Record summary
This is a predicted structure of a 154-nucleotide RNA (FMN riboswitch aptamer (RFN element)) from Solidesulfovibrio magneticus. Lineage of the source: Bacteria > Pseudomonadati > Desulfovibrionia > Desulfovibrionaceae > Solidesulfovibrio.
């Protein structure tokens, strides 16, 4: 100082204004938001002036999370009453694979996926008098993950 292991904290923004309408924070026009690691030709600072070191820096480049689907298990039910099957609820799993989305075009440069300008695009599920990233609800829940605190071991 690193490795593990045990506890603790913490860990998500966002409809503002006008149109239609009998209803729209759901549809139409402007509007507004963007988790976590990593990656950095950018900004800050520091030197032992090497693009070295530290600290920031990507919604659409690389994973990852959560949620839906899958699987499993319990339950209530319906059907059938032997084998089973459906539908809802809950709980557990996270390895494969699904949904997990969504970037081009100039410009500097040796070099650009991340800089810089223009211009597009994406946003789980259930619910609603009318389709919702942006209300409501699972959610006082989960969790990538960050910060710490004692101690033992290597």
């Nucleotide at each position: 100082c690193g490795u593990u292991g045990u506890c603790c904290u913490c860990a998500g923004g966002g409809c503002g204004g006008g149109g239609u309408g009998g209803a729209a924070g759901u549809c139409c026009c402007c509007a507004c938001c963007g988790g976590c690691g990593g990656u950095a030709u950018c900004c800050c600072g520091g030197c032992u002036u090497g693009g070295c070191c530290g600290g920031g820096g990507a919604g659409c480049c690389c994973g990852c999370g959560a949620g839906c689907g899958c699987c499993c298990g319990c339950g209530a039910c319906g059907c059938a009453u032997c084998c089973g099957u459906g539908u809802c609820g809950c709980g557990g799993g996270g390895u494969c694979a699904g949904c997990a989305g969504a970037c081009c075009u100039g410009g500097u440069g040796c070099g650009a996926a991340g800089c810089c300008a223009g211009g597009g695009c994406c946003g789980a599920c259930g619910g609603u008098c009318a389709c919702a990233g942006u209300c409501c609800g699972g959610a006082a829940g989960g969790a990538a993950g960050a910060g710490g605190a004692a101690a033992g071991a290597c």
RNAcentral holds the sequence, with entries from Ribocentre.